[in-house]
RNA sequence: GCGCCUAUAGCUCAGUGGUAGAGCGCUUCGUUGACAUCGAAGAGGUCUGAAGUUCGAUCCUUCAUAGGCGCA
Numbered sequence: 001g002c003g004c005c006u007a008u009a010g011c012u013c014a015g016u017g018g019u020a021g022a023g024c025g026c027u028u029c030g031u032u033g034a035c036a037u038c039g040a041a042g043a044g045g046u047c048u049g050a051a052g053u054u055c056g057a058u059c060c061u062u063c064a065u066a067g068g069c070g071c072a
Stems, first nucleotide, its partner, number of pairs: 001071007010024004018055001026042005048064005
C1' cells in the first nucleotide's frame, strides 16, 4: 500500500428495513440469625462518527475512525 472481518448495556453476545434484547454483573424487596443460593421487581443504550437511499436504517450504500487477520 491492497483485500477481508469486527464495532450494539459495565462484560460476553443476539438482533438481515417497522418504537433494541438475552446471559452474567449492578440496585431494591422477599427468603436467612447472618452470608450464599433461590424468587420477584427495577435501573442502565445518541446501536463508533458523518453523509446518502428509503415513508421509515442497528440493519442497505459511501467515506472516516478504532481493533483484528491475510497478501505484498